Model confidence (mean pLDDT): 78 of 100. Predicted 3D model of a 66-nucleotide RNA (Fluoride riboswitch aptamer (crcB RNA motif)) from Actinacidiphila alni. It was read from a public genome assembly, where an Rfam model found it.
RNA sequence: UGGGACCCAGGCGAUGAGGCUCGCCUUCAACCGCGGUUGUGCGCCGCUGAUGGCUUCUACCGACAA
Numbered sequence: 001u002g003g004g005a006c007c008c009a010g011g012c013g014a015u016g017a018g019g020c021u022c023g024c025c026u027u028c029a030a031c032c033g034c035g036g037u038u039g040u041g042c043g044c045c046g047c048u049g050a051u052g053g054c055u056u057c058u059a060c061c062g063a064c065a066a
Base pairs, nucleotide, nucleotide: 009026010025011024012023013022016057017056018055019054020053021052033047034046035045036044037043
């Protein structure tokens, strides 16, 4: 200096935060939604969701009541 393994720790899982939990990644990483058209590309048009999952809060949307 390079490579491999393990431990600790950290990060990530299409829009915010807390708790629990699952998975992934080790910095050239994990991750960066879907449909139609198109040439499985670019471009264009359209659609769902604040979760990876559960739950709470906040924001947004819809309905009803005061």
The source organism's lineage runs through Bacteria, Actinomycetota, Actinomycetes, Kitasatosporales and Actinacidiphila.